Model confidence (mean pLDDT): 80 of 100. A computed fold for a 100-nucleotide RNA from a Clostridiaceae bacterium, annotated as c-di-GMP-I-GGC riboswitch aptamer.
RNA sequence: AACGACAAAGGCAAACCGGACGAAAGCCCGGGACGCAAAGCUAAAGGGCCUGACCCACGGACUCGCUGGGGUCUGACGGAAUGGCAGCCAGUUGCCGACG
Repeated sequence: AACGACAAAGGCAAACCGGACGAAAGCCCGGGACGCAAAGCUAAAGGGCCUGACCCACGGACUCGCUGGGGUCUGACGGAAUGGCAGCCAGUUGCCGACG
C1' cells in the first nucleotide's frame, strides 16, 4: 500500500414508535436495531436522487381606477432550488491486525 477474521477493544444505527422544527423533502432529541470496516467528515463550485418553496403566459374571483390600466387572491400546464440526501457513486481523514 492493499485486504477484511464467527479476532480484540470500542463505534454508528435502517424500518418503526413518541416528541420538537419544516410547505415538503428532510432534520434534531429519546426509544429501537435492519444493517455497516469508514454507516467518520464534506451537499459552496463532480455525477446522481428527493422535495417543490419560488417563478409563470392564458383564465377565474374581488377591488382601485376611469377609458390606457393598476393591485390582491386563486392558479391547470410548464419551469425550478436558493431547500435537502454522503446508509447511491465520489472526495477526504482514520481504529484494529488473523489468513493470503